Predicted 3D model of a 503-nucleotide part of an RNA (small-subunit ribosomal RNA, 5' domain) from a marine sediment metagenome.
Its mean pLDDT, the model's own confidence on a scale to 100, is 83.
Its Rfam family is "Bacterial small subunit ribosomal RNA".

Context: one part of a larger RNA
RNA sequence: GAACGAACGCUGGCGGCGUGCCUAACACAUGCAAGUCGGACGAGAAAGCUCUCUUCGGAGGGUGAGUAAAGUGGCGCACGGGUGAGUAACACGUAGACAACCUGCCUUGCAGUCUGGGACAACCUUUCGAAAGAAGGGCUAAUACCGGAUAACAUCCCGCCCCGCAUGAGGUGGGAUUGAAAGAUUUAUCGCUGCGAGAGGGGUCUGUGGGACAUUAGCUUGUUGGUGAGGUAACGGCUCACCAAGGCUGCGAUGUCUAGCGGGUCUGAGAGGAUGAUCCGCCACACUGGAACUGAGACACGGUCCAGACUCCUACGGGAGGCAGCAGUGGGGAAUUUUGCGCAAUGGGCGAAAGCCUGACGCAGCAACGCCGCGUGAGUGAAGAAGGCCUUUGGGUCGUAAAGCUCUUUUCUGGGGGAAGAGAUCAGACGGUACCUCAGGAAUAAGCACCGGCUAACUCCGUGCCAGCAGCCGCGGUAAGACGGAGGGUGCAAGCGUUGUUC
Numbered sequence: 001g002a003a004c005g006a007a008c009g010c011u012g013g014c015g016g017c018g019u020g021c022c023u024a025a026c027a028c029a030u031g032c033a034a035g036u037c038g039g040a041c042g043a044g045a046a047a048g049c050u051c052u053c054u055u056c057g058g059a060g061g062g063u064g065a066g067u068a069a070a071g072u073g074g075c076g077c078a079c080g081g082g083u084g085a086g087u088a089a090c091a092c093g094u095a096g097a098c099a100a101c102c103u104g105c106c107u108u109g110c111a112g113u114c115u116g117g118g119a120c121a122a123c124c125u126u127u128c129g130a131a132a133g134a135a136g137g138g139c140u141a142a143u144a145c146c147g148g149a150u151a152a153c154a155u156c157c158c159g160c161c162c163c164g165c166a167u168g169a170g171g172u173g174g175g176a177u178u179g180a181a182a183g184a185u186u187u188a189u190c191g192c193u194g195c196g197a198g199a200g201g202g203g204u205c206u207g208u209g210g211g212a213c214a215u216u217a218g219c220u221u222g223u224u225g226g227u228g229a230g231g232u233a234a235c236g237g238c239u240c241a242c243c244a245a246g247g248c249u250g251c252g253a254u255g256u257c258u259a260g261c262g263g264g265u266c267u268g269a270g271a272g273g274a275u276g277a278u279c280c281g282c283c284a285c286a287c288u289g290g291a292a293c294u295g296a297g298a299c300a301c302g303g304u305c306c307a308g309a310c311u312c313c314u315a316c317g318g319g320a321g322g323c324a325g326c327a328g329u330g331g332g333g334a335a336u337u338u339u340g341c342g343c344a345a346u347g348g349g350c351g352a353a354a355g356c357c358u359g360a361c362g363c364a365g366c367a368a369c370g371c372c373g374c375g376u377g378a379g380u381g382a383a384g385a386a387g388g389c390c391u392u393u394g395g396g397u398c399g400u401a402a403a404g405c406u407c408u409u410u411u412c413u414g415g416g417g418g419a420a421g422a423g424a425u426c427a428g429a430c431g432g433u434a435c436c437u438c439a440g441g442a443a444u445a446a447g448c449a450c451c452g453g454c455u456a457a458c459u460c461c462g463u464g465c466c467a468g469c470a471g472c473c474g475c476g477g478u479a480a481g482a483c484g485g486a487g488g489g490u491g492c493a494a495g496c497g498u499u500g501u502u503c
Base pairs, nucleotide, nucleotide: 001503002502003501004500006499007498008497009496010495013374014373015372016371017370018369019367020366021332026330027329028328030327031326032325035075036074037073040072041071048063049062050061051060052059053058082285083284084283092209093208094207095206096205097204098203101202102201103200106198107197108196109195110194111193112192113191114148115147116146117145123138124137125136126135127134128133154177155176156175157174158173159172160171161170163168211257212256213255218248219247220246223245224244225243226242227241228240229239230238260282261281262280263279264275265274266273267272287308288307289306290305291304310321311320312319313318338364340363341362342361346360347358348357349356350355377407378406379405380404387398388397389396390395412440413439414438415437416436417435421430447492448491449490450489451488452473453472454471458487459486460485461484462483468475469474
């Protein structure tokens, strides 16, 4: 000098665009953050309104409405959002490999969608329980579940062709096993099943790269390899049985400490050094530890089970919970915001659609936290006014500065108009915002640090090695340009200084 997710002190007019718990991965009240489909299925209210009857208590019908709420079923909930605890590792980056793999929805090609059956919720009912909830009996539907038929291009065995570095890949002929489900009606689709291809997504493996400490020198028994088996979508000690005794290490094994990684960011002429907030990609985690289930995909933030700590409810028998989602609270801290509006846009889930949901997102609010822009007036004005300060008492300086006169209206205040963002129906949170226009009136708007040298800027008074200053050198003991005040000046400016950190 530059930079910052900054903080502190003094000060503070406006706008645009960004950014905002770096500390306790500490604990959390409350609300919201993942639902949707009646065009898969069975069943199905109430209030209100209205009509009729009435013993005036009420009863029945219609509508509300095939609506609400609940249930079976499908898809989604593995995305999106948060955090960086762990991790020195194929976690990440980069370059490859899979002849060792998977892939719902989407696109595309081929073939098919035949025939039967029995249940379980909801509902009714019984029982237990304070509750959470649970158990028994009875009825019922389906795109829920289960048989049978059909089929090979799928799987296994045998033969041939061809390709490959290769364990083998591809094509072709013959034998054994396996599938389907309807719905709606605008009759045009949406679906379902098997197989192939694609796209996008994932899984695994390998070369290589990027911390500290040798005041860590030896480490290892599923350890290293083989055979066989199991397991996985898949290779593999991944797991197991048996056999062998191997494997890593001074090119740093093992141990300890620290740390999410990258694109990037800051600095620097560069090389390099430092860093990893916001945005994007990957990884890991979801109170702590462990486990699996479902599923195309999880070992699953707002799912399940077990254990633990903590909090809450309880009729003491037993139960409920997980903000590192958005707001918000306590706590910690030098320090970091609203319990806001809207699904109008973009995107996502479901749905044929209308649409519903969406604290993703779009906006608004708060904060000079940062960057950028604008303003706090312009011209004229010497009797160089008054006043302050200095003075050699002549004067000098603040100073055209002020006042005065002539203007302007960015801002400001008030009035009027008023968007784009919405391509084809509907639809605008922002927002009566931006912007335009009219009126008014210089009106509403300047501070902070410094002035001994480095380093731009000097005098007076006070103080008297005191009080104090200070980044370094150093100032202060009676004329201090270095302390404190004043006048003046210098620098930056809605900021200016200080502190911290990096180069």